[in-house]
RNA sequence: CACGGAUCCAGAGUUUGAUUCUGGCUCAGGAUGAACGCUAGCUACAGGCUUAACACAUGCAAGUCGAGGGGCAGCAUGAUUUGUGCUUGCACAGAUUGAUGGCGACCGGCGCACGGGUGAGUAACGCGUAUCCAACCUUCCCUAUAGUAGAGGAUAGCCCGGCGAAAGUCGGAUUAAUACUCUAUGUUCUUCGUAGAAGACAUCUGAAAUGAAGCAAAGAUUAAUCGCUAUAGGAUGGGGAUGCGUCUGAUUAGGUUGUUGGCGGGGUAACGGCCCACCAAGCCUACGAUCAGUAGGGGUUCUGAGAGGAAGGUCCCCCACAUUGGAACUGAGACACGGUCCAAACUCCUACGGGAGGCAGCAGUGAGGAAUAUUGGUCAAUGGGCGAGAGCCUGAACCAGCCAAGUAGCGUGCAGGAUGACGGCCCUAUGGGUUGUAAACUGCUUUUAUACGGGGAUAAAGUGAGGGACGUGUCCCUUAUUGUAGGUACCGUAUGAAUAAGGACCGGCUAAUUCCGUGCCAGCAGCCGCGGUAAUACGGAAGGUCCGGGCGUUAUCCGGAUUUAUUGGGUUUAAAGGGAGCGCAGGCCGAUGGUUAAGCGUGACGUGAAAUGUAGCCGCUCAACGGCUGAACUGCGUCGCGAACUGGCUAUCUUGAGUGAGUUCGAUGUUGGCGGAAUUCGUGGUGUAGCGGUGAAAUGCUUAGAUAUCACGAAGAACUCCGAUUGCGAAGGGCAGCCAACAAGGCCUUUACUGACGCUAAAGCUCGAAGGUGCGGGUAUCGAACAGGAUUAGAUACCCUGGUAGUCCGCACGGUAAACGAUGGAUGCCCGCUGUUUGCGAUAUACUGUGAGCGGCCAAGAGAAAUCGUUAAGCAUCCCACCUGGGGAGUACGCCGGCAACGGUGAAACUCAAAGGAAUUGACGGGGGCCCGCACAAGCGGAGGAACAUGUGGUUUAAUUCGAUGAUACGCGAGGAACCUUACCCGGGCUUGAACUGCAGCGGAAGGAUACAGAGAUGUUGACGCCCUUCGGGGCCGCUGUGGAGGUGCUGCAUGGUUGUCGUCAGCUCGUGCCGUGAGGUGUCGGCUUAAGUGCCAUAACGAGCGCAACCCUUUUCAUCAGUUGCCAUCAGGUGAUGCUGGGCACUCUGGUGAUACUGCCACCGUAAGGUGUGAGGAAGGUGGGGAUGACGUCAAAUCAGCACGGCCCUUACGUCCGGGGCUACACACGUGUUACAAUGGGGCAUACAGAAGGCGGGUUGCACGCAAGUGCGAUCAAAUCUUAAAAGUGUCCCUCAGUUCGGAUUGGGGUCUGCAACCCGACCCCAUGAAGCUGGAUUCGCUAGUAAUCGCGCAUCAGCCAUGGCGCGGUGAAUACGUUCCCGGGCCUUGUACACACCGCCCGUCAAGCCAUGAAAGCCGGGGGCGCCUGAAGUCCGUGACCGCGAGGGUCGGCCUAGGGUGAAACCGGUGAUUGGGGCUAAGUCGUAACAAGGUAGCCGUAAGCUUCAC
Repeated sequence: CACGGAUCCAGAGUUUGAUUCUGGCUCAGGAUGAACGCUAGCUACAGGCUUAACACAUGCAAGUCGAGGGGCAGCAUGAUUUGUGCUUGCACAGAUUGAUGGCGACCGGCGCACGGGUGAGUAACGCGUAUCCAACCUUCCCUAUAGUAGAGGAUAGCCCGGCGAAAGUCGGAUUAAUACUCUAUGUUCUUCGUAGAAGACAUCUGAAAUGAAGCAAAGAUUAAUCGCUAUAGGAUGGGGAUGCGUCUGAUUAGGUUGUUGGCGGGGUAACGGCCCACCAAGCCUACGAUCAGUAGGGGUUCUGAGAGGAAGGUCCCCCACAUUGGAACUGAGACACGGUCCAAACUCCUACGGGAGGCAGCAGUGAGGAAUAUUGGUCAAUGGGCGAGAGCCUGAACCAGCCAAGUAGCGUGCAGGAUGACGGCCCUAUGGGUUGUAAACUGCUUUUAUACGGGGAUAAAGUGAGGGACGUGUCCCUUAUUGUAGGUACCGUAUGAAUAAGGACCGGCUAAUUCCGUGCCAGCAGCCGCGGUAAUACGGAAGGUCCGGGCGUUAUCCGGAUUUAUUGGGUUUAAAGGGAGCGCAGGCCGAUGGUUAAGCGUGACGUGAAAUGUAGCCGCUCAACGGCUGAACUGCGUCGCGAACUGGCUAUCUUGAGUGAGUUCGAUGUUGGCGGAAUUCGUGGUGUAGCGGUGAAAUGCUUAGAUAUCACGAAGAACUCCGAUUGCGAAGGGCAGCCAACAAGGCCUUUACUGACGCUAAAGCUCGAAGGUGCGGGUAUCGAACAGGAUUAGAUACCCUGGUAGUCCGCACGGUAAACGAUGGAUGCCCGCUGUUUGCGAUAUACUGUGAGCGGCCAAGAGAAAUCGUUAAGCAUCCCACCUGGGGAGUACGCCGGCAACGGUGAAACUCAAAGGAAUUGACGGGGGCCCGCACAAGCGGAGGAACAUGUGGUUUAAUUCGAUGAUACGCGAGGAACCUUACCCGGGCUUGAACUGCAGCGGAAGGAUACAGAGAUGUUGACGCCCUUCGGGGCCGCUGUGGAGGUGCUGCAUGGUUGUCGUCAGCUCGUGCCGUGAGGUGUCGGCUUAAGUGCCAUAACGAGCGCAACCCUUUUCAUCAGUUGCCAUCAGGUGAUGCUGGGCACUCUGGUGAUACUGCCACCGUAAGGUGUGAGGAAGGUGGGGAUGACGUCAAAUCAGCACGGCCCUUACGUCCGGGGCUACACACGUGUUACAAUGGGGCAUACAGAAGGCGGGUUGCACGCAAGUGCGAUCAAAUCUUAAAAGUGUCCCUCAGUUCGGAUUGGGGUCUGCAACCCGACCCCAUGAAGCUGGAUUCGCUAGUAAUCGCGCAUCAGCCAUGGCGCGGUGAAUACGUUCCCGGGCCUUGUACACACCGCCCGUCAAGCCAUGAAAGCCGGGGGCGCCUGAAGUCCGUGACCGCGAGGGUCGGCCUAGGGUGAAACCGGUGAUUGGGGCUAAGUCGUAACAAGGUAGCCGUAAGCUUCAC
């Protein structure tokens, strides 16, 4: 490189208005010896006290051998004998007999050290792995050699006797053995001596040979076997030693006296301080000793892509333990689970004197607990013990039972079947849709189920008897016999869809939605979060989704989490660089050779138990499960080979580093001296009334002469200018007048010397601002604390006047800062431009080259971005420090340091789902810049004071109907409430209803004069009184029934429509492109200009849309057309007069159509857009005036009562009709107006000039009457024809400054009109009455020209009118604007932000209340471990004259050690504790307002003092 094979990694939700990053929390997956809830048909295979190593009733779990022995209780047989059944014979009963089968108990042998259970202890050679034992043992088994001679005395049992309740025990007599003892032999073996081959070396190991001493034995059955003894070897099993690996804590740093080693002994199977005597003073430890906590270890299991992380149940291996502690005995093996002794606790029996016991064996019981099974069967198989064997024993084992507790398999039917049935449910366009081929119904099948029958795998191995083959033993044949499970698996037949489906979920993550109920309640919730009347989120239902004999929940582990990062993270601002340097250990380290082979690579060998996992094949009907074979087990060890890299050794080098030499630089350090200005103080002079201070003041100083000024003097502190993003230093804003001395350092040049001597740096040491502390000085200024004065609601502050510590010096301590470049140190590499400091070199003295610093801007690159960018935050290497969500907390406890203040180290409980970084868009600012507006200013006139009108609040009321409430409600809805309106109240009626309509039935014209009752509605009376027709009926009306009705009832926060406001402000957006990871930006910014995002220029933008402007209406000028009802210049006629008439359309006017105005012209300024001008012209001049026109949106703005409409509510009433009342009330408060307060006026008389609009139930007029409102009778106009007084004005007379000849409220009397009706509650007229009020406080409103002000006229609504209101019309007709500092509102740009419900924002702390966890605390209680002293069982060992024994030996007594007990002083850990400290959490408590904007005194860090509060 090619080919082939194997394996293989997913994310989401949640911080924001939105974005991106950091970062935590949560979810989806898998797993379990599980538990709980709902549900449940079967089979197979596995599994089942995780808690109390808590206590245990009962049964069983270790026996066997008569072929070792004496024997013989019980059983059976035989023999003998006796008796009975009448007898031979047979049967039965008793006695004798160990004679036989056998055998309880006993002696003896072997086993009981295995198997089975549990995990308390143990952090250890305990376990795992590798190696070693020449330093060891090994019953039974195998192999080999050699033997198996002789003798002896006891003892249990049995028998006799004693004691005791029992357990048991004592004494006597007698007896056997494969029990015990002695003697002999002894190949060998052991010890000692001689000897010394061989082993690479060796002080080590030691073969052959040889001498001395010492040590054996058992028989049995029977006739070929089993045993016994000694030795050697093997096998098996054990014992010991060592390397490596094996949890957490340093808030455990020192531990140790048999401790470490040596010599010599003892002991052991064996080595060894294992034990002892003596000698030495060592040994372990930062690569973590000691101490504390936790824990059996491994194969393996779960998870993961892997690396890892977590776990150690079942199965296998090892260890440890057997009620707790100690001890030995026996034995091949134990310091022994079902043995012994002692001590302790507990339980049981007892005659009270004494005894017995150990389920962490199998079942089972109680207890504990959320929780874990039968007091089952069999030795048939596998295995074990004993035995010659048959066999016996075996809760090991194999089976069965219970349990969805796991894994796997099967089933609960299959096919057809649409008027898409009924029913349910919801939606709907009312046709329908969905449940749903689902059901019914038809056909088919029979796994399973039930019943009946068949069936013989595992299992014929073995054993007994007989026989055969070869080789003493194995194999084969014949025969007999052995099955728990089980009459099971499996097979067949019959019956018949028959016997069998649930659980969770449906807001997003996450597959699956609707209705009803509820109404921040009940409840849900894994996270985000749902629920306050339309809930896909609560509860129910329907439907759907997922899984399915299960489904969910809870708990725990891994994953996702690259969220501890070896693979594979970070540290400017998010958490995180130590304040800085020096430096031991440690880590890392330049170039060239040589060598080595520890690391490294590769090959081989050994091992890595089996099981598990994995690949292939195979067996159970399949699968799970199981069997066989392979690879793997990534490890450890050994032996080779290789030599690039790392390491070791060695030689050399110079570029890293250092030294020297020569220049040079600097506010580098320490010490001493000197200097002038200023400040304060003192003295003297001059001089006079203030000074000082502030936003304004006051405290303070001053006629005892201040401040000011001059002179002299004193003191202490600091060094103006130069001075600069300049310099020096390791850092510390540490160093700044001048001079000197002593030190230190850097750069450059030169390459003379050494030759890797280097980098970093945990501990350690040193330095380290300000403030602070101790001692001693000094004290001019400034100045915590403190005092006073102000400010303020308060002001323990900010401001002012004073002022002590301190600020300064010396010595010592302390050791922290936002100690910052928020950026650790070192080395190398990677485009440039530019400024500056200081060296060196070359020169044309322009400038340039080369170093070392200090700065600015950028390419690449990096970054979440801001930004960094050769002075990196780029690309790499090395070392150190530090981080792992926010709060609690840099707190508590402990330890170390300090005189103290305090510093260093440094948690947890609990609580939240965020906290945070950067950037974006807005909004806001007691931030900045620019600009506009009757916004201010300049003016004119008002409101606020009075009376009245009107609306609102409040109050009242039976009701005072409802709505509107800052600007943007309040003469608003209402452009007209006496009844009606009317919605409110009281009372009286109606109920398919007052109005509309479908259907069915019955009846009739409908209607209705009159009269009666009644407040009326209504009821009774009832004169009079139909149409069309195809003859069926229909129209119209009434009644009855039914389906709709009706509602000014609720929700404007479910809505449509309409409207107000910001605002007629100049803004609001889009397409494409470009920039940015993105939200977004650009365009729309900048300069100039405009009323204007109006335009011009510039420009990564180019264009466009909605707005602006224009187009529309009106007004102003002209032209043209038309000419009645308008007009009358010209002509004519007529009247008392008049366009009155003929005529005419010139003019006015009316109504159409056009024109005109555009900065077009001139001058100046400007690039242009445009601006300016008493400019020209023009009727009009710079949008000519006015109107209509209201962008995207904001205020959950207003309206369900104008209308419409979803939902909810009422239905003999919340509907509807009627009468009366109320909306008009009245201590009061507010808004909007009218009239006034007077002489610029009031009154009387005379007199002139409009415009617009309306008119028949009307507008009016003439005449008459009345003082008048008005009345009566005529006339005119459905209108350019009729309808008109305009008023202020002008002229004249009176009033002459007063509560009036101002003002007109209120009240009395009398009338008119409208209307069914003027009492509540109308307007108007006449007479009389004649209130307040003499120009209005704080404050506030409108208006910039035909405007304000003032004057009258008209219209709508309307019977009338509370109209002074609203909407229009014309008449007369001003003043002022310097200007943009300030108030208000708005627009654009920029800046800050912890705001986004957007400053009416956010937010801090004390106090008060409740809850929670925690620290301290006089003490109290408990625990484990260690130490000292006293006592000390059993037992081994040592010693031991009398006693026992033939002997071996035993006994007795003493000693050492020790479990345990007692006692004492300390340390450690835990619990509890009156009281006390802070902390956390909790919709609407109190006090202030510290922070976020310049947060209203910029904020923050370190430090110190003080106030408030509490206790004494």
A computed fold for a 1512-nucleotide RNA from an uncultured bacterium, annotated as small-subunit ribosomal RNA. RNAcentral holds the sequence, with entries from ENA and SILVA. Its Rfam family is "Bacterial small subunit ribosomal RNA". Rfam links the family to the GO terms structural constituent of ribosome and ribosome.